Molecule: transfer RNA
Organism: Candidatus Woesearchaeota archaeon
């Protein structure tokens, strides 16, 4: 410098290619409930500008440009 992957909750990530129903999952958090307490179970409930911008669309986390960042590769 070039060429690749990757960025979605507070963590790990799926969903993205091949646009379309109110954006999801585990875990952590909060209350309940159980216990002598904890913790585990079990009920519930909170959490997002989908890394930014722009663009195509009737309609973008998904598509196209540009940028910011994290990796790995070539030199």
């Nucleotide at each position: 410098g070039c060429c690749c992957c990757c960025g979605u909750a507070g963590c790990u990530c799926a969903g993205c290619c091949c646009g379309g129903u109110g954006a999801g999952a585990g875990c952590a958090c909060c209350u309940g409930u159980c216990u002598u307490a904890u913790a585990a179970g079990c009920a519930g409930g909170c959490g997002g500008u989908c890394c930014c911008g722009c663009g195509u669309u009737c309609a973008a986390a998904u598509c196209a440009c540009g940028g910011c960042g994290g990796g790995g590769g070539c030199a």